[in-house]
């Protein structure tokens, strides 16, 4: 501290879980595409790779000898009179050089470091140049040496030697307030001089003296700066668990500015470490930055602070200060110069190259400003800085005009052709001028009197002037997510953040137009955080979704009862110090504003440190008894180890009877049995197990525990009085027990029985069945250590209604009482109230409400795999991963569908009958086969005598040929011409060519209807495609009884009740009853026909009979009538059923029309109509002639038969529907006939048509016939333009095949079935036996729902939802991909041991050399060199540890198009599945044993509710 949003994705749909993905912000960014301006910041994240060139530290002559260049002066030459040489350090100056001071700052970089670092907070045993302040001094000697100068060496770099010289360079004396050391007596130690001024003294004239100011030197004390020590804090890994010899402590010493094992010598044996030591990986910390409501998460670029580096390693000097980025030596690599002897370097300073990389600038100006160095100062340096350039890298802010302007222009899309949209956008008119260009003016940054600007050829700013003038692009537009059509394109091309889109009408992919976002940008891409409460501290869970250790004891370690007091350690309050500056946040303020900058304030949540509070926790010290535990007295138990006895049944053996079988299955078979089985009796033996009790009953921590006694022994439960006095409670690691199976050793085996053998089943059957059978099953000592070891529920306490059983004691009532009643405990069980769950469900034994502790989990699959480690004798267990792969896997619970679940009902669905079909011959479809074509379409039911209610041409859509192109047909323009009718010639025909006749209607007199012909374009035309783009119709399930809504309640919700139940019905039809209550579509009725009677009206029917009549047949109109209405009876008094009576009909009288909401992408673009796509001298349209009718064959549908219930002849009765003028056609003739002639009648109850079976006689006599009629022959009629292909009919002749049909299947329930015949539609004719009607005679059988088949309802299970034609599991075989393993190769890190061993610091030594002091004579302190010692970098060298990379083989693993074998799961998944554990099998898998139910169904049982 004002601060918190979701959404898309699993299903058919819902919750919940739960990964995945999006929307936001960010950045030192990088690509693509585009690009007017200012401002202001930032700009090698990658190679601590190698660097060319230049520049980044230098300064001081007021320390110094000085004088090499430069310029001025002076002198002096030579003269040309202002030149030219020389000489003077006199002057400004200075190269080099001594000498101070700075080079340890200030820039870079981030390699190394997990603590020798860093933050915050502290301490004590220390140093600090220059600054600041204080006291005190600056006296008087000395030796020396660089430069210069002369010689050498060397290419070089550089180097020797001689000689000579100054100081603020070094050295000693003197002094000593303060300083150091000390035995407190003492002892010890410094300095340097320059510059200006200057009165008087002195002078060798340089100066001395005086004074000023700057050095100097000691020494306090302070600033500042550094160094050092502690505490806490600081990233992952335990498949890293032990690590450590200067190690940890002491004492002496030594070392350092300072403590200290900092070194080092002996002494002791300690030090760290699960609160995570060592190892190993990764890393520079923080202030801050991003995110985010915030806790947090990520992060350390710019700016600050602190640290570490300078090529790599290693080392000291010099200093106040370095073990030193532009200093030194060593040694290792790279690089470059050489004369080959040696030498030079070090850009992680500022440009700048090359290389790496997605990827990061100028070899710029300037010290004007700030800051630093040096000097007294001027000033000099200064790549720190300050400014410019470069690149849209970030933020900001600005412009690209602004107002008018509609006939809504033109042009683009788009259309439903009207028109919309682009779009007031443009054009046009007015008007500003930011911005651009020009021209004039013109700051401030400058501190300081003056001078002094890189920026800046005069920025910023101001003024004027021209002129809309110079300036707009990227993305996306299916949800998510603001924005939508068009075209192409056809699961192709191709898009995608997720879900997904593409296979011919794509908002998804290209492109066009339009629209949306943002705008000098915009998009992808990568990155962190959100969102994600998806590691949950704010803030998550573990019955079934991932997740409770098999179970217990206990150790560290968390928690922890009552009470009283001190304590002040958590804890709360106050105040103090610190939290650096910036940065954020907030108030102001400058830049025209912002960004940006300035100032002020808050803030900084942390530490620490004073004082106080004492409720709680804690520690202390005291008590207490409710938790725990002890003693005491019952008591129940298949607790547990051991011993001993016991019957019953199997097996086997033995003998006796007996005599053909057993045995075993769904049926069999291997199998055993005359060598005598099976059965039966007797006897005998052996090994396992204990039957009824027996129970959601007992015990036990859990695996588990049952015959019976005995010994030993653990634990619970009640009760009562007493005792200690929180002793508890959990419980990482630790230990113990721990079921089958398995393994070692040894016994033992009756039964079962993995494996295995044999039948058997089967496509096979490594299975399920079946016969036999080893290990193992038993038992003693040991392993194993696992299970769906489960209540898929860790333990411990306290707390929240109740109600029923049952176990065990106690206790109180009553009792004679073992019985009842009750009461508090300890347990085991079911229902259920609040209340918890996503739902199921749990619910005093919680899965409620709470606290404490342990364990576990974070998407699916790889995979409980690999690897590495411990265990194990093995099997194997424990611990336990990543690559890649996917979008979901998974739980509950809901509505369907299915099931070789289950219950109830129903249908010609079975059964009971009647006839058939399949067998023959034929018609007819249709398959296939053929064809030039045999045009298409219907294909299980529900295509197949179907579209077609009729293919010889036509039909026709098909195929050969010939022909036409505005067309056979429509509308339109124009011109000509009435129309129209007829001939000739050619043609297969359509056609083509000539020829003749013919002048019409209406009118306003201009023409105008209808027709015909020519013209050209609009168009026409397709029976071409797509029924998966459709409309309309149709089929089926099905005339089945279903299918919904509305309101209300239930449910988080999909949804559910209503429509479930209990009758009953044909029926969701009624009726009761209920959280329903109503209602709709459907059923029923209404509609039509059929039976019955009335009335009416009758002609062409009827009756009489020819005048009529209206009784009956009949015709057609209206009415009656049936309603379970009446009676009995059954249920529940209901509703409905039985049964009766009246009735013409009786319980829906028949029969029909009517078809719910929907399934089938069912059929149908060939009945119509229709989008889109397709042909346009052809996929169109005229004609011939062929084809749709082909025939090895297969198959549906039928006709006729196979005969006597029959054929033949003759004779005789009875119908209805219907249909007739381009038409039915009577009688007469003619023919055997089929039909011919010729003609009544009939525009129809009026005319026209032999009804058959049927009766009744005769005949045939069981046979291929006097059945049957195919098939062929010959002659003939009939339609028609034509009858070959391909029509019907008749006559005569021929007379196939069949003697009742095989699995298999079909129809039918009463006027049906069979059976007989009529009629009609299409239609010249007809291939009808068909199809749709119509009358005629006219049976049987239905016990009954066990089954087949369809269907309804309710339930149930489920892994299906495209719904069982589902879904799905494993081997094998092909491609790819990551990975394990692996003889081995290559590397890189570490440690150890041993060798070597530079430079150096430090020690020794005294070889050598040696101004200054001291002594003096030789010499001595001291130095400096050399030489050995220790330590030691790099190296060398051995066996190792570890990590990464590669490996020829080889293991499994994923993922892939529609491969192979099987069918192991999901329903009782067809043998119920799974675990664990062992065998075995191509393969999922089987099979043993021991377990769970997360198993369906049926039955008893127990229990609860009412």
């Nucleotide at each position: 501290u004002u601060g918190a949003a979701g959404a898309g994705u699993u299903u058919g749909a819902u919750c919940a879980u739960g990964g995945c993905u999006c929307a936001g912000a960010u950045u030192g960014a990088a690509c693509g595409c585009u690009g007017g301006c200012g401002g202001c910041a930032g700009g090698c994240u990658u190679a601590a790779c190698a660097c060319a060139u230049g520049c980044a530290a230098g300064u001081c002559g007021a320390g110094c000898g000085g004088u090499a260049a430069c310029a001025g002066g002076u002198c002096u030459a030579g003269c040309u009179u202002g030149c030219u040489a020389g000489a003077c350090g006199c002057u400004g100056a200075c190269g080099a050089g001594c000498g101070g001071c700075g080079g340890a700052c200030g820039g870079g970089u981030g390699a190394g470091u997990a603590a020798u670092g860093c933050u915050u907070a502290g301490g004590a045993a220390u140093c600090u140049g220059c600054c600041c302040a204080g006291u005190a001094g600056u006296g008087g000697g000395g030796g020396a040496u660089a430069g210069c100068c002369c010689g050498g060496g060397g290419a070089a770099a550089c180097c020797c030697g001689g000689a000579u010289u100054a100081a603020u360079a070094c050295c000693g004396c003197a002094u000593a307030c303060g300083c150091c050391c000390u035995u407190u007596g003492g002892g010890g130690g410094a300095a340097a001089g320059c510059a200006g001024g200057g009165g008087a003294u002195c002078u060798u004239c340089g100066g001395a003296c005086c004074u000023u100011g700057c050095g100097c030197u000691a020494u306090u004390g302070g600033a500042u700066g550094a160094g050092c020590c502690u505490a806490a804090g600081u990233c992952g890994g335990a498949u890293u668990a032990g690590c450590u010899a200067g190690u940890u402590g002491g004492u002496g010493g030594g070392g350092u500015a300072a403590a200290g094992g900092c070194c080092u010598a002996c002494c002791a044996a300690g030090g760290c470490g699960a609160c995570g030591a060592u190892c190993c990986g990764u890393a520079g910390c923080u202030g801050g930055u991003c995110u985010g409501a915030g806790a947090g998460g990520a992060u350390g670029a710019u700016c600050a602070g602190c640290c570490a580096c300078a090529u790599c390693g290693g080392g000291a000097c010099u200093g106040a200060g370095a073990c030193a980025c532009g200093g030194c030596c060593c040694g290792a690599a790279c690089u470059c110069c050489u004369a080959c002897g040696g030498g030079a370097g070090g850009c992680a300073g500022c440009a700048g190259u090359g290389g790496g990389g997605a990827a990061u600038u100028u070899u710029c100006c300037g010290c004007a400003a700030u800051g630093g160095g040096c000097g007294a100062a001027a000033g000099c340096c200064u790549g720190a800085c300050g400014g410019a350039g470069c690149a849209a890298u970030a933020c900001c802010g600005c412009g690209u005009g602004a107002g008018g302007g509609a006939u809504g222009a033109c042009g683009g899309c788009c259309u439903a052709u009207g028109g919309g949209u682009u779009g007031u956008a443009a054009a046009c008119c007015u008007c500003u001028u930011u911005u651009u260009u020009c021209a004039g003016g013109g700051a401030g940054g400058a501190a300081u009197c003056a001078a002094u600007g890189a920026c800046g050829u005069g920025u910023a700013c101001c003024u004027g002037a021209a002129g809309a003038a110079u300036a707009a692009g990227c993305a996306u537009c299916g949800g998510c997510u603001a924005a939508c059509u068009c075209c192409g394109u056809g699961c192709c091309a191709g898009c995608a953040g997720c879900c997904g889109c593409g296979g011919u009408a794509a908002g998804a992919c290209g492109g066009a137009g339009g629209a949306u976002g943002c705008a000098a940008g915009u998009g992808u891409u990568a990155u962190c955080c959100g969102g994600a409460a998806u590691c949950a501290c704010u803030g998550g869970g573990c019955g079934u979704a991932a997740a409770g250790c098999g179970u217990c004891u206990g150790u560290a370690g968390g928690u922890g009862g009552u009470c009283c007091a001190a304590u002040a350690a958590g804890u709360c309050a106050a105040c103090u110090g610190u939290u650096a500056a910036a940065u954020c946040u907030u108030g102001a303020g400058g830049c025209u504003c912002a960004a940006c900058c300035u100032c002020g304030a808050a803030a900084u949540c942390g530490c620490a440190g004073u004082c106080g509070a004492a409720a709680c926790u804690a520690u202390u010290a005291g008590a207490c008894u409710a938790g725990a535990g002890u003693a005491u007295a019952g008591u129940a138990g298949g607790g547990g180890u051991a011993a001993a006895g016991g019957g019953a049944a199997u097996u086997u053996c033995c003998a006796g009877u007996g005599g053909a079988g057993c045995g075993g299955u769904g049926a069999a078979a291997u199998g055993c049995g005359u060598a005598g089985a099976g059965a039966u009796u007797g006897g005998a033996a052996a090994g396992a197990a204990c039957a009824c009790c027996g129970a959601u009953g007992g015990c036990g921590a859990a695996g588990g525990c049952a015959c019976u006694u005995u010994a030993c022994u653990g634990g619970g439960c009640u009760a009562u009085u007493a005792c200690u006095a929180a002793c508890a409670c959990u419980g990482a690691g630790a230990g113990a027990c721990g079921a089958a199976a398995g393994c070692u050793a040894g016994g033992g085996u009756a039964g079962c029985a993995a494996a295995u053998g044999g039948g058997a089943u089967u496509a096979g059957a490594u299975a399920c069945c079946c016969c036999a059978g080893u290990a193992g099953u038993c038992c003693u000592a040991g392993c194993c250590g696992u299970a769906a070891a489960c209540a898929a529920u860790g333990g411990a306490u306290a707390c929240u209604a109740g109600a029923u059983g049952u176990u065990g004691a106690a206790c109180a009532g009553a009792u004679c009482g073992a019985c009842c009643u009750g009461u508090g405990c300890a347990g085991u069980a079911u229902c259920a109230a609040a209340g918890c769950u996503a739902a199921c469900g749990c619910g005093u034994u919680a899965a409620g409400u709470a606290u404490c502790c342990c364990g576990c989990c974070u998407g699916g699959g790889a995979a409980g795999u690999a690897u590495g480690c411990u265990c194990g004798c093995a099997a194997g267990a424990g611990u336990g991963a990543a690559a890649c792969u996917c979008a979901a896997a998974g739980g509950a619970a809901u509505u369907g569908a299915c099931g070789g679940g289950g219950g109830c009902c129903c249908g010609c669905a079975c059964a009971a009958g009647c006839g058939g079909u399949g067998g023959a011959g034929c018609a007819u479809g249709u398959g296939g086969u053929u064809u030039a074509a045999u045009u298409c379409g219907a294909u299980g039911c529900a295509a197949c005598g179907c579209g077609a209610a009729g293919a010889a041409c036509c039909u026709u859509a098909c195929c050969a040929g010939g022909g036409u192109u505005u067309g056979a047909c429509a509308u339109g323009a124009u011109a000509c011409g009435a129309a129209u009718u007829u001939c000739u010639u050619u043609g297969a025909a359509a056609g083509a060519a000539g020829g003749a006749a013919g002048u019409g209607c209406c009118u306003u007199u201009u023409g105008g209807a209808a027709c015909g012909u020519a013209u050209a374009c609009a168009c026409a035309g397709g029976u071409g495609g797509u029924g998966c783009a459709u409309g309309g119709c149709u089929g089926u399930c099905g005339u089945c009884a279903g299918c919904u809504c509305g309101u209300g309640u239930c449910g988080u919700g999909a949804g559910a009740u209503g429509u479930u139940g209990g009758g009953u019905u044909a029926a969701g039809u009624c009726c009761c009853g209920c959280a329903a209550c109503g209602a709709g579509c459907g059923c029923a009725a209404c509609c039509c026909u059929c039976a019955u009677u009335u009335u009416u009206a009758g002609u062409u029917g009827c009756c009489u009979u020819u005048u009529g009549g209206a009784a009956c047949u009949c015709u057609a109109a209206a009415a009656a009538g049936a309603c379970u209405g009446c009676c009995g009876g059954u249920u529940a008094u209901a509703a409905a059923c039985c049964g009766g009576a009246g009735g013409a009909a009786g319980g829906c009288g028949g029969g029909g029309a009517u078809g719910a909401c929907g399934u089938c992408a069912a059929g149908u673009c060939a009945g119509c109509a229709u989008g889109c796509c397709c042909c346009u001298u052809a996929c169109a349209c005229c004609c011939u002639g062929g084809g749709c009718u082909a025939c090895a064959c297969a198959c549906g549908u039928g006709c006729u038969a196979c005969a006597a219930u029959g054929g033949g002849c003759g004779a005789g009765a009875c119908a209805a529907u219907g249909a007739g003028a381009c038409g039915c056609a009577a009688a007469u003739c003619u023919g055997c006939g089929a039909a011919g002639a010729c003609a009544a009648g009939c525009u129809a109850a009026u005319c026209u048509a032999u009804a058959a079976a049927c009766u009744c006689g005769c005949u045939c006599u069981a046979a291929g016939u006097u059945c049957g009629g195919a098939u062929u022959g010959c002659a003939g009629g009939c339609u028609g333009c034509a009858a070959c292909u391909c029509g019907c009919c008749u006559g005569c002749a021929u007379g196939a095949a069949g003697u009742u049909g095989g699995a298999a299947u079909c129809g039918c329930u009463a006027g049906u079935a069979a059976u007989c015949g009529c009629u009609g539609g299409u239609c010249a004719g007809c291939u009808a036996u068909a199809c749709a009607g119509c009358g005629g005679u006219g049976a049987a059988u239905u016990c009954g729902u066990u089954c087949c088949c369809g269907g309804g309802c309710c339930u149930u299970g489920u892994a299906c939802a495209c719904a069982c034609c589902g879904c799905c599991c494993g081997u094998c075989a092909c491609a790819c991909c990551a990975u394990g393993g692996a003889a081995g190769c290559u590397g890189g890190u570490u440690a150890u041991g041993c060798c070597c061993g530079a430079a150096g610091u430090c020690g020794u030594u005294a070889c050598u050399c040696u101004a200054a002091c001291c002594g003096c004579u030789u010499g001595g302190a001291g130095g400096a060199g050399g030489a050995c010692g220790c330590c030691u970098a790099a190296g060398g060298u051995a066996g190792a540890a570890u990590u990464a990379g590669u490996g020829a083989c080889u293991a499994g693993g994923g993922u892939g198009a529609a491969g192979u074998c099987g069918u192991a799961a999901c329903a009782a998944g067809g043998u119920a599945a799974c675990c664990g554990u062992a065998c075995u099998g191509g393969a999922a898998g089987g099979u043993g044993c021991g377990g769970u139910u997360g198993g369906a169904u049926c039955a008893c049982c127990u229990c609860c509710u009412u």

The RNA shown here (small-subunit ribosomal RNA) has 1506 nucleotides and comes from Oxyrrhis marina.